[in-house]
RNA sequence: UGGUCGAACCGGCAAACUUGCUGAAAAGCAAGGACGCAAAGCUAAAGGGUCUAACGUUCGUUUCCGAACCAUGACAGCCUGGCCGCCGAA
Repeated sequence: UGGUCGAACCGGCAAACUUGCUGAAAAGCAAGGACGCAAAGCUAAAGGGUCUAACGUUCGUUUCCGAACCAUGACAGCCUGGCCGCCGAA
């Protein structure tokens, strides 16, 4: 110095929930708020998985309406992988 690892230290992020905005929804953004997180940093165009179902298709009691299927939508705090990265004990 690097890797592995995760004691300590300086710090970091921010679940649920509340309010506002966007969206068909899932969900996202901002403020408050902390359940937790050694990557809870990035990557959805690395792979899997999960969520939603607008548009579309099909069906029904067929303007309406309802049901089923379907991402091109969403989730990185679901898992695996890749990339970057603070500190320095055993």